[in-house]
Context: one part of a larger RNA
RNA sequence: CCCGCACUUAGACGGAAAGACCCCGUGAACCUUUACUGUAGGAUAAUAUUGGGUUUAGACCCAACAUGCGUAGUGUAGCUGGGAGACUUUGAAGGGUGAUCCCCGGAUCAUCUGGAGUCGACGAUGAAACACCAGCCUUGUUGUGUUUGAAUUCUAACGCCUGCCCAUGAAUCUGGGGGGCGGACCGUGUUAUCUGGGCAGUUUGAUUGGGGCGAUCUCCUCCCAAAGAGUAACGGAGGAGUCCAAAGGUACCCUCAGCCCGGUCGGCAAUCGGGCAACGAGCGUAAAGGUAGAAGGGUGCUUGACUGCGAGACCGAUGGGUCGAGCAGGCACGAAAGUGGGGCUUAGUGAUCCGGCGGUUCCGCAUGGAAGGGCCGUCGCUCAACAGAUAAAAGGUACUCCGGGGAUAACAGGCUUAUCUCCUCUGAGCGUUCAUAGCGGCGAGGAGGUUUGGCACCUCGAUGUCGGCUCAUCGCAUCCUGGGGGUGGAGAAGCUCCCAAGGGUUUGGCUGUUCGCCAAUGAAAGCGGUACGUGAGCUGGGUUUAGACCGUCGUGAGACAGGUCGGUCCCUAUCUGGUGCGG
Numbered sequence: 001c002c003c004g005c006a007c008u009u010a011g012a013c014g015g016a017a018a019g020a021c022c023c024c025g026u027g028a029a030c031c032u033u034u035a036c037u038g039u040a041g042g043a044u045a046a047u048a049u050u051g052g053g054u055u056u057a058g059a060c061c062c063a064a065c066a067u068g069c070g071u072a073g074u075g076u077a078g079c080u081g082g083g084a085g086a087c088u089u090u091g092a093a094g095g096g097u098g099a100u101c102c103c104c105g106g107a108u109c110a111u112c113u114g115g116a117g118u119c120g121a122c123g124a125u126g127a128a129a130c131a132c133c134a135g136c137c138u139u140g141u142u143g144u145g146u147u148u149g150a151a152u153u154c155u156a157a158c159g160c161c162u163g164c165c166c167a168u169g170a171a172u173c174u175g176g177g178g179g180g181c182g183g184a185c186c187g188u189g190u191u192a193u194c195u196g197g198g199c200a201g202u203u204u205g206a207u208u209g210g211g212g213c214g215a216u217c218u219c220c221u222c223c224c225a226a227a228g229a230g231u232a233a234c235g236g237a238g239g240a241g242u243c244c245a246a247a248g249g250u251a252c253c254c255u256c257a258g259c260c261c262g263g264u265c266g267g268c269a270a271u272c273g274g275g276c277a278a279c280g281a282g283c284g285u286a287a288a289g290g291u292a293g294a295a296g297g298g299u300g301c302u303u304g305a306c307u308g309c310g311a312g313a314c315c316g317a318u319g320g321g322u323c324g325a326g327c328a329g330g331c332a333c334g335a336a337a338g339u340g341g342g343g344c345u346u347a348g349u350g351a352u353c354c355g356g357c358g359g360u361u362c363c364g365c366a367u368g369g370a371a372g373g374g375c376c377g378u379c380g381c382u383c384a385a386c387a388g389a390u391a392a393a394a395g396g397u398a399c400u401c402c403g404g405g406g407a408u409a410a411c412a413g414g415c416u417u418a419u420c421u422c423c424u425c426u427g428a429g430c431g432u433u434c435a436u437a438g439c440g441g442c443g444a445g446g447a448g449g450u451u452u453g454g455c456a457c458c459u460c461g462a463u464g465u466c467g468g469c470u471c472a473u474c475g476c477a478u479c480c481u482g483g484g485g486g487u488g489g490a491g492a493a494g495c496u497c498c499c500a501a502g503g504g505u506u507u508g509g510c511u512g513u514u515c516g517c518c519a520a521u522g523a524a525a526g527c528g529g530u531a532c533g534u535g536a537g538c539u540g541g542g543u544u545u546a547g548a549c550c551g552u553c554g555u556g557a558g559a560c561a562g563g564u565c566g567g568u569c570c571c572u573a574u575c576u577g578g579u580g581c582g583g
Base pairs, nucleotide, nucleotide: 002583003582004581005580006579007578008577010576011575012574014571015570022405023404024403025402027401028400029397030396031395032394035202036201037200038199039198041195042194043193044192045191046190047189048188049187051154052153053152054151055150056149057148058147059146060145062143063142064141065140066139068137078136079135080134081133082132085119086118087117094113095112096111097110098109099108100107101106158182159181160180161179162178164177165176166175167174205217206216207215214234218240219239220238221237222236223235241386242284243343244342248302249301250300251299252298253297254296256280258276259275260274261273262272282291283290285348287346288345289344306329307328308327309326312323313322314321315320318387331340332339333338354380355379356378357377358376359375360374362373363372412459413457414455415454416453418452420448421447422446423445424444425443429439430438466541467539468538469537471533472530473529474528475527476526479504480503481502482499483498484497485496486495487494506520507519508518509517510516547565548564549563550562551560552559553558
């Protein structure tokens, strides 16, 4: 060096299972609920099945009778018409009693008495006699009828019971008859309203230095933005979801802020006078640009904050946004030339569908109309997730599932090194004196890659995760043992620094613990790396499935780096590495 046998499992990111954690999908399934929309069921009502009386309350028609008060005025005048007479021994006026109404003054009726008169045209009043007749109105009483509701009652629908009879010979069933009880209720059909996670179908946004929580989502201004335009980030700053009938149009006129001086109360600052002052003021509202030769501040007159159009351009994937001379009409201001189609400019916003309103010379189902539609104008969206999925929508899953992703998190590795550990420089100061025996403010420069992080680069068709056990191996920033320098080293014991990795570096109690505290030894009881060494070597106490309890949160399903009890750890070694034996 080659080969073999036996053994060991460090590696082959070993085998097994298209990762169960995490994220994504306009995926799924179950579960919950005060998510949305439905629905079985329930409640109530109406109506049909469903009929007869009585009483009572209301409505209506008809008939009879009554009823009617502003003021002036004999006085309680309903309205209109006719009307000069009407009533009365068939009992007038007056008086007594009773009833009804009442504006408390009276009106009407019944009965007894009484015995022959009572009322009407006149003056007042908008209107003249309840003297008489006719029609009608308001309100009320009584009666007949129709009808509605309620209560009650009846029996014949309907329901229940039946030691009765029949079909029937057995029959507790069924049907018919008889009897009893209930009864137009119950039950059932239809319709309507309410209720309805009992059940069903679904929804429950995106961005995001993983996801969630938080924040944001449209528009305007500035910076970033690299002197055309444009340009990202969960980059840095602010605003808008309007306001104004003047803060618009036009003609004419004016000039600010600030400072200095003077001047009653009056002061730093009020109003007044003089001066300096080119723009630092003002311009409704944020910022930027602009602006004094006005866009700023006034006054007069006004409505162009017009109708029909629009050459030509700018920005833009599209939808769309922006500017615009000029023409026609009819206006405003101005002597005129002219200016005016809102505002110094850039925010102040919402497509389509559906529907409302006004107009219209359009269409209008044989024709004329109409219904309905078109066209023009206009209105209704925090459709704000603002290019707006529907008119209409929240959650849980550790009982979970599927498709994917190392496009994206948790372990480990990698990069980085803010943080961490260690070192160096400087030397303010402490150290009685003296920066440096020993310390060392504020600062500066590094090393390491053991902490916590950042990034998301291999791995999600799987790289098993804390601690312990076993077995280790390396570094040195050395715990002991060895050699030295300094000392604020008398000696001894120390402190500090330099060299040094050969060897060594304990056993117990508590805790799943690493760590830590405690006890007892010892020369010492070192710090780290090795996938926080080591689960195809062991364990499985912790964490991290399914069961369950508590606290807290949640309406709930459930949830909790909160606690608690319980809870399947597979692999016969092909290759490399290693050990032993043999040829």
Predicted 3D model of a 583-nucleotide part of an RNA (large-subunit ribosomal RNA, domain V) from a metagenome. Rfam family: Bacterial large subunit ribosomal RNA. Rfam links the family to the GO terms structural constituent of ribosome and ribosome. The full RNA is in RNAcentral, with records from SILVA.